Overview
Model confidence (mean pLDDT): 81 of 100. Predicted 3D model of a 76-nucleotide RNA (transfer RNA) from an Aggregatilineales bacterium.
[in-house]
RNA sequence: CCAGGGGUAGCCAAGCUGGCCUAAGGCGCGUGACUGUAAAUCACGAGAUUCGGGGGUUCAAAUCCCUCCCCCUGGA
Numbered sequence: 001c002c003a004g005g006g007g008u009a010g011c012c013a014a015g016c017u018g019g020c021c022u023a024a025g026g027c028g029c030g031u032g033a034c035u036g037u038a039a040a041u042c043a044c045g046a047g048a049u050u051c052g053g054g055g056g057u058u059c060a061a062a063u064c065c066c067u068c069c070c071c072c073u074g075g076a
Base pairs, nucleotide, nucleotide: 001075002074003073004072005071006070007069010027011026012025019059029045030044031043032042033041052068053067054066055065056064
């Protein structure tokens, strides 16, 4: 430098054929139940004022287009 993949809550991760209410699930966290205590298990709850940054298209964008940044793989 070229090609491909990825960047969504503290961590992992679905959603990417644009709109069901514009965001699942797991771990973790908080509270409670259970227990002599704890773990495990069960129940409930909080957490993304928003999806790497900026711009554009659209009535509407995590999802399309442009640009920049970062990570991974391959090739020069």
The sequence is in RNAcentral, with records from ENA. Rfam family: tRNA. The family's RNA type in Rfam is transfer RNA.